The RNA shown here (transfer RNA) has 76 nucleotides and comes from Emergencia timonensis. RNAcentral holds the sequence, with entries from ENA. Its Rfam family is "tRNA". It is annotated as a transfer RNA. The source organism's lineage runs through Bacteria, Clostridia, Peptostreptococcales, Anaerovoracaceae and Emergencia.
RNA sequence: GCUUCCUUGGCUCAGUUGGUAGAGCAGCACAUUCGUAACGUGCAGGUCGCCGGUUCGAGUCCGGCAGGGAGCUCCA
Numbered sequence: 001g002c003u004u005c006c007u008u009g010g011c012u013c014a015g016u017u018g019g020u021a022g023a024g025c026a027g028c029a030c031a032u033u034c035g036u037a038a039c040g041u042g043c044a045g046g047u048c049g050c051c052g053g054u055u056c057g058a059g060u061c062c063g064g065c066a067g068g069g070a071g072c073u074c075c076a
Stems, first nucleotide, its partner, number of pairs: 001072007010025004019056001027043004049065005
């Protein structure tokens, strides 16, 4: 340099045919217990890596950039 894949709550990951974002764990509160943990109930937390474009509407489609993984190739 080229090809390809990935980037979504604190972490690990879903998200269908474009229709307005979810789960588990973690956190907080309550309940339970002599107490702690576990179990149970509830709550909060993300405008989806960034910038543009298309569209009535974009996490999803298109372009560019950034970061990460894998493979290939060239050079001194």